[in-house]
Context: one part of a larger RNA
RNA sequence: CUCUGCAGAAGGAACUCGGCAAAUUGGCCCCGUAUGUUCGCUAUAAGGGGCGCCUACCCGCAAGGGAGGCCACAGAAAAGAGGUUCCAUCGACUGUUUAUCAAAAACACAGCUCUCUGCUAACUCCGAAGAGGAUGUAUAGGGAGCGACGCUUGCCCAAUGCUGGAAGGUCAAGGGAAUCGGUUAGCCGCAAGGCGAAGCUGUGAACCUAAGCCCCAGUGAAUGGCGGCCCUAACUAUGAGGGUCCUAAGGUAGCGAAAUUCCUUGGCUGGUAAGUUCAGUCCCGCACGAAGAGCGGCACGAGUGGAACACUGUCUCCUGCAGGGACACGGCGAAAUAGGAGUCGUUGUGAAGAUACAACGUACCCGCAGCUAGGCGGAAAGACCCUAUGCAGCUUUACUGUAGUCUGACAUUGGGCUUUUGUAUGUAAUGCGCAGGAUAGGUGGGAGGCUUUGAGACCAGGGUCCUGGCCCUGGUGGAGCCAUCGGUGAGAUACCACCCUUUAUGUAUGAGAGUUCUAACCCUGUGCCGUGAAUCCGGCCAGGGGACACUGUUUGACGGUCAGUUUGACUGGGGCGGUUUCCUCCCAAAAAGUAACGGAGGAGUUCAAAGGUACCCUCAGGGCGGUCGGUCAUCGCCCGUAGAGCGCAAAGGUAGAAGGGUGCUUGACUGCGAGACUAAUAGGUCGAGCAGAUGCGAAAGCAGGACUUAGUGAUCCUGUGGAUCCGUGUGGAAGGGACAUAGCUCAUCAGAUAAAAGCUACGCUAGGGAUAACAGGCUGAUCCUACCUAAGAGUCCAUAUCGACGGUAGGGUUUGGCACCUCGAUGUCGGCUCAUCGCAUCCUGGGACUGAAGGCGGCCCCAAGGGUUCGGCUGUUCGCCGAUUAAAGCGGUACGUGAGCUGGGUUCAGACCGGCGCGAGCCAGGUUGGUCCCUACCUACUGUGGGCGGAGGAGUCUUGAGCGAGUCUAACCUUAGUACGAGAGGAUUGGGUUGGACGGACCUCUGGUGUUCCUGUUGGGCCGCCAGGCCCAGCGCAGGGUAGCUACGUCCGGAAAGGAUAAGCGCUGAAAGCAUAUAAGCGCGAAGCCCUUCGCAAGAUAAGGACUCCCCAUCAGGACCGUGGAAGACUACCACGUCGAUAGGCCGGGUGUGUAAAUUCCGAGAGGAAUGAGCUAACCGGUACUAAUCAUCCGAUUGG
Repeated sequence: CUCUGCAGAAGGAACUCGGCAAAUUGGCCCCGUAUGUUCGCUAUAAGGGGCGCCUACCCGCAAGGGAGGCCACAGAAAAGAGGUUCCAUCGACUGUUUAUCAAAAACACAGCUCUCUGCUAACUCCGAAGAGGAUGUAUAGGGAGCGACGCUUGCCCAAUGCUGGAAGGUCAAGGGAAUCGGUUAGCCGCAAGGCGAAGCUGUGAACCUAAGCCCCAGUGAAUGGCGGCCCUAACUAUGAGGGUCCUAAGGUAGCGAAAUUCCUUGGCUGGUAAGUUCAGUCCCGCACGAAGAGCGGCACGAGUGGAACACUGUCUCCUGCAGGGACACGGCGAAAUAGGAGUCGUUGUGAAGAUACAACGUACCCGCAGCUAGGCGGAAAGACCCUAUGCAGCUUUACUGUAGUCUGACAUUGGGCUUUUGUAUGUAAUGCGCAGGAUAGGUGGGAGGCUUUGAGACCAGGGUCCUGGCCCUGGUGGAGCCAUCGGUGAGAUACCACCCUUUAUGUAUGAGAGUUCUAACCCUGUGCCGUGAAUCCGGCCAGGGGACACUGUUUGACGGUCAGUUUGACUGGGGCGGUUUCCUCCCAAAAAGUAACGGAGGAGUUCAAAGGUACCCUCAGGGCGGUCGGUCAUCGCCCGUAGAGCGCAAAGGUAGAAGGGUGCUUGACUGCGAGACUAAUAGGUCGAGCAGAUGCGAAAGCAGGACUUAGUGAUCCUGUGGAUCCGUGUGGAAGGGACAUAGCUCAUCAGAUAAAAGCUACGCUAGGGAUAACAGGCUGAUCCUACCUAAGAGUCCAUAUCGACGGUAGGGUUUGGCACCUCGAUGUCGGCUCAUCGCAUCCUGGGACUGAAGGCGGCCCCAAGGGUUCGGCUGUUCGCCGAUUAAAGCGGUACGUGAGCUGGGUUCAGACCGGCGCGAGCCAGGUUGGUCCCUACCUACUGUGGGCGGAGGAGUCUUGAGCGAGUCUAACCUUAGUACGAGAGGAUUGGGUUGGACGGACCUCUGGUGUUCCUGUUGGGCCGCCAGGCCCAGCGCAGGGUAGCUACGUCCGGAAAGGAUAAGCGCUGAAAGCAUAUAAGCGCGAAGCCCUUCGCAAGAUAAGGACUCCCCAUCAGGACCGUGGAAGACUACCACGUCGAUAGGCCGGGUGUGUAAAUUCCGAGAGGAAUGAGCUAACCGGUACUAAUCAUCCGAUUGG
């Protein structure tokens, strides 16, 4: 020093984030008990009282109770054994949870609600069988949300979801086959070639066709959502009210600065001396709000906040004691770490913080005990941050798939009936513009056709319906009816044939819907049999369902259920923002080129003329003149190098045109291209000339777009066109290639894929000081300080004081900038502890000026010696507040100090609120909870030894180079109510007294402790019992206490003096006949400097001095050893060692306890008395009884 304990004066939470820890309380009986309440509780509320021992007494059967008595500080005497109350918040409660940092407000929970599920239930596991659900059946079971209880739960169905609907739209496989194509027997053709049946083959339209989606509704205790602006009342304020815009609807009740409030420590009230917390209230709700429930609310809580009482070493402020470590000795005997080490300080330097470099200083060699400031100490290839075409987990309306579910088709799969419908075919019907006899389907043939096998007409019925007719059937009836003619685009349904539209019907063949049957298939049997057993299996029988379902193959849909992945780069860290290709200018430094998240702008086209050519013309602006007519219209004259125009940005260019016109036109051509420019590649640019064809021009000529420079996209893949290169035995074809052309905001624009977003605080890995957060460094914009100038104000007057506009420095405490050491780790705010330095001084000291009368001040100069408070609030630094003070300084030291402490804040994992997000999640927003390791090797520091040296060896006493400590200050009295002042007030100076804080020493006093000094006493054990003792229970507990150690106690300290100075004040005094404190000279002047005071100190290697001893020797002296110590870790130091009081013992005394035992006496007994008794550590003194026995070793002859 540490751990575990014990005790503590006075105070009593002042400690601290916080009463953390500790203390208090504690058992049983009796009394008593507020508020609230769900009437159960709260409640052991709170707060009081009693408790041992004895028995001649009383009550009682007894247990027990009473009464009387006895002792102590204390009778639940030890151990065990609630501290209490009040106000809030959250959660109702008992429970559960992150085994190993979170026990909670999180989870659960009874209860409430919604929703699904009719039994082969829904749902779940599963490949299936099968199982759970359940041997249950809607008072049941599954899922979801809320979370006892009370009062309640508003508005919105636009979005998303779910449920329902089925008319319409869309819609896959499948069905269906029209169409088109290939081939070619054949035909045509001189040929080239064309056409092309059947067959085979490719393609495959219409149409039929489910779920889903669209669509229409419903639905909020489904996912969710629940506005803005303006005006307005007879003071003002406010706004019941009005207007307007938007919406699916605009937040109701209740609550509200809240676990939610940024501003904010909101305002007010309460509590406190003082309240960022707390309670109440207000409402301006950044950003409460109604089952992600709202508001209440008893009880409960190792939850969270606040307050009080009690209590205390938490604190003021620490002290003593016990035991275990530490230390010493003996035995045994690790670890991390370690490039090598001969391992100082300061200032500087330096990859920017040096034991190792430079300079200077300091330093004999080596241990031991301590301490932690440094060794960017140890430990862990930083968890933060960034990077990676890293990983993982999670999410979703990222991409692509997928389990599963729904769904159509086909198979398993059969019969009947009804009905709808497609196609083919037979039959029968059907067909109305106008003109016209009248309802003319088309074309062709056609002069006749129908009729007793019943014509016209009438009646009844049916179909159609354009209301005018047409057709069919039956009846009556008994002989006619129609065409050819006129009109019409078309001429007779007179008649026949082939067809078209629509319809009916028959047949054939498909398709759909409904219904029914039973035999596939499924299920049931509390029926039978196999079978002596069988809830299995099989068969039979009976029943129920039934071609459905189940299942298989396939189709489409839904599908984070699951899976694989993607989610760019640049970047003065990253993110957010911005940017990403091309053009123009500046930067760009007179060739070209040239970067930045440098400064400015544009493009992602346009034009059929705005192209080509030939010819012609000249602008903008201004002046003057001129009808309406003006500032500006058109007209005339003059001036006018460009101040215009050139489609579009800018630059360059341009009037001898590139500008403005007119005519004719298509060179906005095809095939090439010497040679250059640019240039990594890819690519981009210019280009005379040649061939062909063309336009304009008389011609020379010009023309391969546009005054020029932007107007863009590689490759793959695919389409189209013309041409005809290849053609899998041959001929074709399919298909491909070449040429031309089309399809990319592939804009991350040299373009990863046809197709891709997020979260991670649950995270992981590789790396980075190539890159952020801390600190350092550089810088000094910002910041702080000073100075210069002096407009101004200060009545007057710039400068007593203040000082604009400006200017110049310094500092390196702020916020930054930079990214230089450190990411194989430099721990981060605040507090505590301990400091140390600077001075730009808060106090104290000395001074100048003052708008200084005094007193109190202002401002400046000198000055860093010392000092610089305690509380309330908050994590706070800071700040505000209370009370003091001489004063309550500002800064640096890795925002000093975590191998010194703390851990409240921040900054992991849990959880809540508000907000954001579809979500996973997120928030310099709030809230609650949440593991702080290290035995010290070196340096440094504090102590303490050993060695050697100090030119002989010793003992004793010293000097003091040097270093350190100390250095503070107030009040009162007096000078003096004096100086000063009208008064009020009120000193300088000198003298004295007493304090505060701080420091040193000490223990007489006052206190503390005092682990056995004394006493009391509880429970138990033991000495056989009694008596008397001892042991254990924290020293059992309790009351005292010697020495020692101690503070709260006592004494002392800062003084005074001297020297040299600072600011300042002077003397004499020139330079400079004066003046001048200065130049020579001399003097005064501060708590500061040097001394003085105190301590250490000759390793002060510069090793000092004095005195004494030793004289050649078992010298002087020392050591060893022993007895000890108010000395001490060890060592050392001190005392003593028989010539002795060193320690123990003994004797005496003191001190402390408080009247021992035994015996006797008194009492019934507990008990009392004889008795200041007995005992008594460390104290004082005495006394050799015991132990310090006897020995041994070292120690000068280099000096005189």
The part of an RNA shown here (large-subunit ribosomal RNA, half B) has 1200 nucleotides and comes from a Planctomycetota bacterium. The RNAcentral record of the full RNA draws on ENA. The prediction has a mean pLDDT of 86. Rfam family: Bacterial large subunit ribosomal RNA.